Large-subunit ribosomal RNA, domain I from Candidatus Ornithobacterium hominis, 475 nucleotides, folded computationally.
Model confidence (mean pLDDT): 84 of 100.
The full RNA is in RNAcentral, with records from ENA.
Lineage of the source: Bacteria > Pseudomonadati > Flavobacteriia > Weeksellaceae > Ornithobacterium.
[in-house]
Context: one part of a larger RNA
RNA sequence: CGUAUGGCGGAUGCCUAGGCUCACAGAGGCGAAGAAGGACGUGAUAAGCUGCGAAAAGCUGCGGGGAUUUGCACAUAAGAAUAGAUCCGCAGAUAUCCGAAUGGGGCAACCCACUAUGUUGAAGGCAUAGUACCAGAGAUGGGGCGAACCCGGAGAACUGAAACAUCUAAGUACCCGGAGGAAGAGAAAUCAAAUGAGAUUCCCAGAGUAGUGGCGAGCGAAAUGGGAUUAGCCGAGAAUUUACAAAUAUUAGAAAUACUUGGAAAAGUAUACCGAAGAAGGUGAGAGUCCUGUAUAAGAAAUGAGUAGAUUACGUAUUAAGUAGGGCGGGACACGAGAAAUCCUGUUUGAAGAAGGGGGGACCAUCCUCCAAGGCUAAAUACUCCUGUGAGACCGAUAGUGAACAAGUACUGUGAAGGAAAGGUGAAAAGCACUUUGAAUAAAAGGGUGAAAGAGAACCUGAAACCGUACGCCU
Numbered sequence: 001c002g003u004a005u006g007g008c009g010g011a012u013g014c015c016u017a018g019g020c021u022c023a024c025a026g027a028g029g030c031g032a033a034g035a036a037g038g039a040c041g042u043g044a045u046a047a048g049c050u051g052c053g054a055a056a057a058g059c060u061g062c063g064g065g066g067a068u069u070u071g072c073a074c075a076u077a078a079g080a081a082u083a084g085a086u087c088c089g090c091a092g093a094u095a096u097c098c099g100a101a102u103g104g105g106g107c108a109a110c111c112c113a114c115u116a117u118g119u120u121g122a123a124g125g126c127a128u129a130g131u132a133c134c135a136g137a138g139a140u141g142g143g144g145c146g147a148a149c150c151c152g153g154a155g156a157a158c159u160g161a162a163a164c165a166u167c168u169a170a171g172u173a174c175c176c177g178g179a180g181g182a183a184g185a186g187a188a189a190u191c192a193a194a195u196g197a198g199a200u201u202c203c204c205a206g207a208g209u210a211g212u213g214g215c216g217a218g219c220g221a222a223a224u225g226g227g228a229u230u231a232g233c234c235g236a237g238a239a240u241u242u243a244c245a246a247a248u249a250u251u252a253g254a255a256a257u258a259c260u261u262g263g264a265a266a267a268g269u270a271u272a273c274c275g276a277a278g279a280a281g282g283u284g285a286g287a288g289u290c291c292u293g294u295a296u297a298a299g300a301a302a303u304g305a306g307u308a309g310a311u312u313a314c315g316u317a318u319u320a321a322g323u324a325g326g327g328c329g330g331g332a333c334a335c336g337a338g339a340a341a342u343c344c345u346g347u348u349u350g351a352a353g354a355a356g357g358g359g360g361g362a363c364c365a366u367c368c369u370c371c372a373a374g375g376c377u378a379a380a381u382a383c384u385c386c387u388g389u390g391a392g393a394c395c396g397a398u399a400g401u402g403a404a405c406a407a408g409u410a411c412u413g414u415g416a417a418g419g420a421a422a423g424g425u426g427a428a429a430a431g432c433a434c435u436u437u438g439a440a441u442a443a444a445a446g447g448g449u450g451a452a453a454g455a456g457a458a459c460c461u462g463a464a465a466c467c468g469u470a471c472g473c474c475u
């Protein structure tokens, strides 16, 4: 070096119980009636996960269901169940301690009180209930948590400008406050332009246009047209009840046999059948007709919510002055003070009052248009911590979530925080009785199971690197 045969190793192939990205529908909150999240307990034996809470893998009622059952978890023991268990749905009971944590304290899951009542006639102890703060006259309400979406307050820098200061990044990130299932906006003191339109929101075009800009980098409209959805008002509301629809357990649900190969038939061959069902999954290999299902049809004692109707009781403003406007300083408008209209206001001023007032991008006139300084308002729009159904020219265990497994676990760090690895026997445990060798509960040889043990639990397949053994050849 070659051939053969092994070890080690865990690539590859196949698989999927988990992910990823969406669509439609639902839900869009939980909490002093003590949440989210935890600590500690709880099992016959019980370390972990899950469930539960001293009534502790559970208790009660109602409904479903109909033979097994005491979770993951395949063991032993002891039980339960057709007088209907386990299980599923709805409603309820219990719910230690910490935690907003709320009687006071505290190094969370601990310590110590007071008041009333009882034990009790008294002392100590024990049991039950109450005892935080803020707002409010009180009744009552608030507080904390939660993925994004929303409104408001406050608000950077890196960066870009090929440097940098106006500018940009950007009103972005971060921080704070607040609300809702959406929020915000909203029924013209609006646009338009000589014709007119008629609240708001969102989308497409207008348009990278008009503009703005150390006229640099860049920033960047509106009218109008086409769509989505439409609703207007000063009211939306509450309770009871009836009907309807839907959801949450469920129920019915068509149709195939034989032979061949095989360990096994769903494969092949032959002849049939159903189809409002030939979606899918499972079953010892590719099953419309074996099982679960699927199409279709039916369905609730109880609870909550929706729509419609009825009844009852209630509510319904009255035209806006320290305002509009002006000066100074800022900010917002696509618009950087500009010819700068319009909007907001820290400061200082300050009208008219319908014969009035605002606007139409300096300003003036004419003309047109609207009526500020009170308030409410569904839908079209945004989002997805969560639930159900479905989909994918998405992944297939170094991929896909960090996590297919006791995963935010083990482990690291004083801490904030960081953060893994780890899937596959077989159709079924049938998981190798028994014998021999051996110090042996190691291992091996027999033997048995199995289709296969070259599937033996270090278990599917089992590549390479690397390490042996035998033989041959070369030096």
Stems, first nucleotide, its partner, number of pairs: 001472007013460001014424002018395002020392007027384002029145002037098003040053003044076002048072002059092006068080003103112003113131007133142003149180001150178004160167001164214001190197002201228005211219002232376003238312007250298003256271005272289002274278001280292003325349008335361001356371005411418002431459001434446004